[in-house]
RNA sequence: GGAGAAAACCAGGCGAUCGCCGGUCCAUGUCUAUGGACGGGAGGAAAGUCCGGGCUCCGCAGGGCAGGAUGGUCCCUAACGGGGACCGGGGGUGACCCCAGGGAAAGUGCCACAGAGAGCAGACCGCCCGCCGGCACCUUGGUGCCGGCGGGUAAGGGUGAAAGGGUGAGGUAAGAGCUCACCAGUGCCGGUGGCGACGCCGGCAGCUUGGUAAACCCCAUCCGGAGCAAGGCCAAAUAGGGGGGUGCUUGAGGACGGCCCGUCCGAAACCCCCGGGUCAGGUCGCUUGAGGCCGCCGGCAACGACGGUCCUAGAGGAAUGAUCGCCACCCGGCAGGGGGCAACCGCUGCGGGGUACAGAACCCGGCUUACGGUUUUCUCCGACC
RNA sequence: GCGCCACUAGCUCAGCUGGAUAGAGCGUCUGACUACGGAUCAGAAGGCCGGGAGUUCGAAUCUCUCGUGGCGCGCCA
Numbered sequence: 001g002g003a004g005a006a007a008a009c010c011a012g013g014c015g016a017u018c019g020c021c022g023g024u025c026c027a028u029g030u031c032u033a034u035g036g037a038c039g040g041g042a043g044g045a046a047a048g049u050c051c052g053g054g055c056u057c058c059g060c061a062g063g064g065c066a067g068g069a070u071g072g073u074c075c076c077u078a079a080c081g082g083g084g085a086c087c088g089g090g091g092g093u094g095a096c097c098c099c100a101g102g103g104a105a106a107g108u109g110c111c112a113c114a115g116a117g118a119g120c121a122g123a124c125c126g127c128c129c130g131c132c133g134g135c136a137c138c139u140u141g142g143u144g145c146c147g148g149c150g151g152g153u154a155a156g157g158g159u160g161a162a163a164g165g166g167u168g169a170g171g172u173a174a175g176a177g178c179u180c181a182c183c184a185g186u187g188c189c190g191g192u193g194g195c196g197a198c199g200c201c202g203g204c205a206g207c208u209u210g211g212u213a214a215a216c217c218c219c220a221u222c223c224g225g226a227g228c229a230a231g232g233c234c235a236a237a238u239a240g241g242g243g244g245g246u247g248c249u250u251g252a253g254g255a256c257g258g259c260c261c262g263u264c265c266g267a268a269a270c271c272c273c274c275g276g277g278u279c280a281g282g283u284c285g286c287u288u289g290a291g292g293c294c295g296c297c298g299g300c301a302a303c304g305a306c307g308g309u310c311c312u313a314g315a316g317g318a319a320u321g322a323u324c325g326c327c328a329c330c331c332g333g334c335a336g337g338g339g340g341c342a343a344c345c346g347c348u349g350c351g352g353g354g355u356a357c358a359g360a361a362c363c364c365g366g367c368u369u370a371c372g373g374u375u376u377u378c379u380c381c382g383a384c385c
Numbered sequence: 386g387c388g389c390c391a392c393u394a395g396c397u398c399a400g401c402u403g404g405a406u407a408g409a410g411c412g413u414c415u416g417a418c419u420a421c422g423g424a425u426c427a428g429a430a431g432g433c434c435g436g437g438a439g440u441u442c443g444a445a446u447c448u449c450u451c452g453u454g455g456c457g458c459g460c461c462a
Base pairs, nucleotide, nucleotide: 001381002380003379004378005377006376007375008374009373010372012327013326014325015324016323017322018321020041021040023038024037025036026035027034028033043357047368048367050366051365052364053363054362055227056226057225058224062261063260064259065258067223068222069221070220071219072086073085074084075083076082087101088099089098090097091096102218103217107216108215109212110211111210124157125156126153127152128151129150130149131148132147133146134145135144136143137142138141165183166182167181168180169179170178184208185207186205187204188203189202190201191200192199193198231284232283233282234281241274242273243272244271245270246269253265254264255263276461277460278459291310292309293308294307295306297304298303328355329354330353331352333350334349335348336347338345339344386458387457388456389455390454391453392452395411396410397409398408404442413429414428415427416426417425435451436450437449438448439447
């Protein structure tokens, strides 16, 4: 100097002028406005709405089937599909990163094309044996070559993403875990370390068993439903209209979203469609909360305990902005001068452009996505000392 | 705010229980026919299946994520 990896932090600052949205107080004014003073006013993602929870209502919601979600272990947490640490596997020279990471010897399905054979493995070429035929040679029953038929063989070739352990020796007609040694894997047993996933050591068994579950499925765990358009109170208006269906205790309908059972509520009504009304009214819910910051203790960490301190938007189609000046930061340009072998890098001056992504809507914890910059630590490569 | 659905050729759609070189109709272009045009006949071009990851030997199809577009939900009686 180049190429990278990880983590943390910031999200322009100050002043002036003019505005915007809430709150409190005062004045005018009178029934919702005007003016003044004081104080407050977006984010790390406010976003996507992908998960989880709080909160609210449904009559506290029981059992079963169905359905959905998750999936190494231990821990954290209100909870999670989130996080931390570790284990196993994979990628990278490395810093480091990634993994929907239970079960394929419970069962079923699928594995195109190619190939002889794709799950009950499988003889196309090759290799070997036997029989028959032909040709050649010679020592008249053998050898060699060619062809046919029958059989053996998974070593070698070939196909494929995948052909069912590897190397060597024995063995054999040729071969083969057929047998043996070593290596790899799997299962079982014992020991040992760890809370555990699992690791290590030793022995036994020739056991060598394809892949796919983001195919059906099996196992384990979790899940009642709806959502601030939840829900409470107040107020206004209308045709409490028309049509259809079900039912009136032999019980419609509701809690209940798919079904069944059970429990309870429950009636002269209930449900659906069309039509009607409503400037889609006002107010509460509404923002102090699993809250932020600091210190200290426990823990590897996520996180938790304790103490102190702070209050920081609450609108209801949506306010948080604009201009100017100075400063800060970023990116190019020109000029000067410097360092270095070089690539290149700072410094000074002048002038220019820019300051990303984006916008709370009941509230939190995460994930994912978008995006400008700074700092620190670390890795690899090249050159020089 | 909540719930749901769809993205395949210029347009409208098939294919989506994984196995292809992704099809069809209309349209476009070229040629034939015709005096010319239409119709008709023959032929051709045109797609990386909305983007990106993952699972798999293999993805338009399965899963995740992002994007775009669309639909439906208030209260009173």